[in-house]
RNA sequence: AUAUCUAGCGGGCACACCAGAAGAAAUUCUGCGUCGCAAAGCUACGGGUCUAAGGGUUGAAAUGAAACCUAUGAUCGCCGAGCUGCAUCU
Numbered sequence: 001a002u003a004u005c006u007a008g009c010g011g012g013c014a015c016a017c018c019a020g021a022a023g024a025a026a027u028u029c030u031g032c033g034u035c036g037c038a039a040a041g042c043u044a045c046g047g048g049u050c051u052a053a054g055g056g057u058u059g060a061a062a063u064g065a066a067a068c069c070u071a072u073g074a075u076c077g078c079c080g081a082g083c084u085g086c087a088u089c090u
Stems, first nucleotide, its partner, number of pairs: 012037002018031005035077001041083003045080003048075003054070005
């Protein structure tokens, strides 16, 4: 220097349920909790999915309800992409 075998510390995050709060909703935050995750760390950049306040269309004698369309809303624990990080008998 190369190849093979083997080990892999310390740890980290926190599904669902429940409680409180925010929001039109999806959902999010805090706490409890621990289904799982070697990026289940970060970023809505591309796709997918969810919601439909606002806007539009239909409808209606009028008022109203209802239905449909639409993210500027949400989801990174749906996938891809970008950036970063721990460990390595080192």
c-di-GMP-I riboswitch aptamer from Paenalicyclobacillus mengziensis, 90 nucleotides, folded computationally. The coordinates come from a structure-prediction model, not an experiment, and the mean pLDDT is 82. The model forms 95% of the base pairs in the Rfam consensus.